[in-house]
RNA sequence: ACGAGCCUCUGGAGAGACCCAAAAUAACGGGCACCGAAGGAGCAAAACCGGUCUAUGGACUGGACAAAUCUCUCAGGUAAAAAGGACAGAGGAAGGA
Numbered sequence: 001a002c003g004a005g006c007c008u009c010u011g012g013a014g015a016g017a018c019c020c021a022a023a024a025u026a027a028c029g030g031g032c033a034c035c036g037a038a039g040g041a042g043c044a045a046a047a048c049c050g051g052u053c054u055a056u057g058g059a060c061u062g063g064a065c066a067a068a069u070c071u072c073u074c075a076g077g078u079a080a081a082a083a084g085g086a087c088a089g090a091g092g093a094a095g096g097a
Stems, first nucleotide, its partner, number of pairs: 002095001006092006016032001018031003033078003039074001040072003048063006
């Protein structure tokens, strides 16, 4: 130099101010309806690359128990605020060719 990971700052969506109960709000208890971008889980027709065989037309086999912003909705979340937040940008520490 530098990939991933770590720390700090900045930006950062979606979906009920739902109903009952509770003195009221939030949480907690019960119920229904929703969201996907913490986390988690699931999926490969084709193409590509390698190997073997070949009658050179292809066949078989492995990568492949393969990925995601796709799908699920377990978890989490559903007025504002707060918190969280995939991802992106900037800076930094460590490591270090």
A computed fold for a 97-nucleotide RNA from Psychrilyobacter sp. S5, annotated as Glycine riboswitch aptamer. The RNAcentral record of the sequence draws on Rfam.